[in-house]
Molecule: c-di-GMP-I riboswitch aptamer
Organism: Propionivibrio dicarboxylicus
C1' cells in the first nucleotide's frame, strides 16, 4: 500500500494466584497477574456475612491454655439504599 475477515465510543476497573508490607485476625495497601464487571466509581444508612484483639463467662492448667458470647474491626466484587460519572437513542 492492496485484499479478505471480524468488531462497533474513548476507554476504565481488576478475581484467583503470587511478591512485598501493615494487622491478633478478618482483611487493607503497593507490584505482577486477569476471573469477570455497564457503575466491579464513591459512601457502612438498613440487612447479611467474616474475624474475635479487648472485655465477660465456663473449664482447665502451672506458666497461661481450651471453649462460648460479643465489634469498637472487616467485606461496597453479598444485597438493598444514597450519590457521581461515560456512551447511545428519544
Nucleotide at each position: 500500500u492492496g485484499g479478505u475477515c471480524a468488531a462497533g465510543u474513548u476507554g476504565g476497573c481488576a478475581a484467583a494466584c503470587u511478591c512485598g508490607u501493615c494487622g491478633a485476625a478478618a482483611g487493607g495497601c503497593g507490584g505482577g497477574g486477569a476471573c469477570g464487571c455497564a457503575a466491579a466509581g464513591c459512601c457502612a444508612c438498613g440487612g447479611c456475612g467474616c474475624u474475635a484483639a479487648c472485655c465477660g463467662g465456663a473449664c482447665g492448667a502451672u506458666u497461661u491454655g481450651u471453649c462460648c458470647g460479643u465489634a469498637c474491626g472487616c467485606g461496597a466484587g453479598c444485597c438493598g439504599g444514597g450519590u457521581u460519572g461515560c456512551c447511545g437513542u428519544u